A computed fold for a 527-nucleotide part of an RNA from a Gammaproteobacteria bacterium, annotated as small-subunit ribosomal RNA, 5' domain. The coordinates come from a structure-prediction model, not an experiment, and the mean pLDDT is 86.
Context: one part of a larger RNA
RNA sequence: GAUUGAACGCUGGCGGCAUGCUUAACACAUGCAAGUCGAACGCGAAACACUCCUUCGGGAGUGGAGUAGAGUGGCGGACGGGUGAGUAACGCGUAGGAAUCUGCCUGGUAGUGGGGGAUAGCCCGGAGAAAUCCGGAUUAAUACCGCAUACGCCUUACGAGGGAAAGAGGGCCUCUCCUUGGAAGCUCUCGCUAUCAGAUGAGCCUGCGUCGGAUUAGCUUGUUGGUGGGGUAAUGGCCUACCAAGGCGACGAUCCGUAGCUGGUCUGAGAGGACGAUCAGCCACACUGGGACUGAGACACGGCCCAGACUCCUACGGGAGGCAGCAGUGGGGAAUAUUGGACAAUGAGCGAAAGCUUGAUCCAGCAAUGCCGCGUGUGUGAAGAAGGCCUGCGGGUUGUAAAGCACUUUCAGUGGGGAAGAAAAGCGCGGGGCUAAUACCCCCGUGUCUUGACGUUACCCACAGAAGAAGCACCGGCUAACUCCGUGCCAGCAGCCGCGGUAAUACGGAGGGUGCGAGCGUUAAUC
Numbered sequence: 001g002a003u004u005g006a007a008c009g010c011u012g013g014c015g016g017c018a019u020g021c022u023u024a025a026c027a028c029a030u031g032c033a034a035g036u037c038g039a040a041c042g043c044g045a046a047a048c049a050c051u052c053c054u055u056c057g058g059g060a061g062u063g064g065a066g067u068a069g070a071g072u073g074g075c076g077g078a079c080g081g082g083u084g085a086g087u088a089a090c091g092c093g094u095a096g097g098a099a100u101c102u103g104c105c106u107g108g109u110a111g112u113g114g115g116g117g118a119u120a121g122c123c124c125g126g127a128g129a130a131a132u133c134c135g136g137a138u139u140a141a142u143a144c145c146g147c148a149u150a151c152g153c154c155u156u157a158c159g160a161g162g163g164a165a166a167g168a169g170g171g172c173c174u175c176u177c178c179u180u181g182g183a184a185g186c187u188c189u190c191g192c193u194a195u196c197a198g199a200u201g202a203g204c205c206u207g208c209g210u211c212g213g214a215u216u217a218g219c220u221u222g223u224u225g226g227u228g229g230g231g232u233a234a235u236g237g238c239c240u241a242c243c244a245a246g247g248c249g250a251c252g253a254u255c256c257g258u259a260g261c262u263g264g265u266c267u268g269a270g271a272g273g274a275c276g277a278u279c280a281g282c283c284a285c286a287c288u289g290g291g292a293c294u295g296a297g298a299c300a301c302g303g304c305c306c307a308g309a310c311u312c313c314u315a316c317g318g319g320a321g322g323c324a325g326c327a328g329u330g331g332g333g334a335a336u337a338u339u340g341g342a343c344a345a346u347g348a349g350c351g352a353a354a355g356c357u358u359g360a361u362c363c364a365g366c367a368a369u370g371c372c373g374c375g376u377g378u379g380u381g382a383a384g385a386a387g388g389c390c391u392g393c394g395g396g397u398u399g400u401a402a403a404g405c406a407c408u409u410u411c412a413g414u415g416g417g418g419a420a421g422a423a424a425a426g427c428g429c430g431g432g433g434c435u436a437a438u439a440c441c442c443c444c445g446u447g448u449c450u451u452g453a454c455g456u457u458a459c460c461c462a463c464a465g466a467a468g469a470a471g472c473a474c475c476g477g478c479u480a481a482c483u484c485c486g487u488g489c490c491a492g493c494a495g496c497c498g499c500g501g502u503a504a505u506a507c508g509g510a511g512g513g514u515g516c517g518a519g520c521g522u523u524a525a526u527c
Stems, first nucleotide, its partner, number of pairs: 001527004006523005013374006019367002021332001026330003030327003035075003040072002043069001048063006082285003091210007100202002105198008113147001115145002123136005153162003167190006176183003211257003218248003223245008260282004264275004287308005310321004338364001340363003346360001347358004377407004387398004411468001413463005421454001426448008471516005476497003482511005492499002
């Protein structure tokens, strides 16, 4: 000098864009953060309104409504969001590899036939303080299980053997049957099953690189390799039995300490050094330790089981919980924000869609924490006013500075106007595709109708009046900037040299000056 996720002191007008627990991976009250689908399925209220009956207590029917609501089932809760404890490792970075899996999505091929038994919910009964649980009866499915079929698929000793499915919704009458119309018919859409490819995602292996310590020199028994077997989606001591005795190491093994890694960030002419906040990629973790289940995918932050510590409820028998999600609280600390708004946009999940959900996200609030921009007036004005300070008492300086005069109105204020962020979806019309069809459905074009949290938006216009807006550090040398008073090795200053013991440009105050400016200094840290 540059820099910072900074803090502290003094001061503080506005806006834009960023950033904001670096410490205790300490403990957490409260609310929210993952749901959705009735076009998979069986059930199914109430308030209230109207009508009728009434012994005035009430009862019944219709609507509310196949709505709310649980439940079965499907998909999603493996993404998104947080944190950096652990990890010196194929964890990360980079370049390669072969022995693998991949829901949803895209393309191809072949199917989607015919049956069965349950079960939740509801009802009845019971146990319990509760959490919850047990028994009986009854019921549905795209839930579950056989049978049939098998192009391709799997196994094979090449003879053979094995294995699948589910329906739902819309429309129509060309063909067949009853025949207003409908169906076992036709058709369209979404599904379902098997399999082959693709895409995406993931698992695995390897070369090279990846902090300090030798005051850590030897380490290793599933250890190193082989064979058989098991296991996995897959290779492999991954596991196991047997056999051999190997494997690593001064090119630093082992041990100890420290640490998430990278793109990058800061600095520097560069080489290098230091760092790894925000943003992006990867990894690891989710109270601590262990385990598996489900599933395409987890050994799963807001799932399950066990153990432990802690907190809470309890009728003492037993139960409940996990903010390193967003806010917020206590604590720690020099120190770090609102228990805000909206799903309008972007994205995500579910759904055919309308839509629902979304503390992701977009916004707003707080903080000079940083960067950038703007303002706090402009011109004129010498009687060089008054006051202050200095003085050699003549004057000098503050100083065109003020006052005065003439103007302007950015920003803030008040009142009006006012974009863009919104494209869609829906509805009407036209065209094309499908089809028996001018129906349904799908695609395209066009018209129309709406949808904004921010928001009193940005921006523009008008109004009033210089009106509301300057400080901080320094002035001995380094280093730009000097005098007076007070003090008297005291009080104090200080980055280094050093000042202060009676004229201190170095302490304290004042006047003046210098530097930067909504900031300025100090401290800490890096180059």

It matches the Rfam family "Bacterial small subunit ribosomal RNA". Its family is annotated with ribosome and structural constituent of ribosome in the Gene Ontology.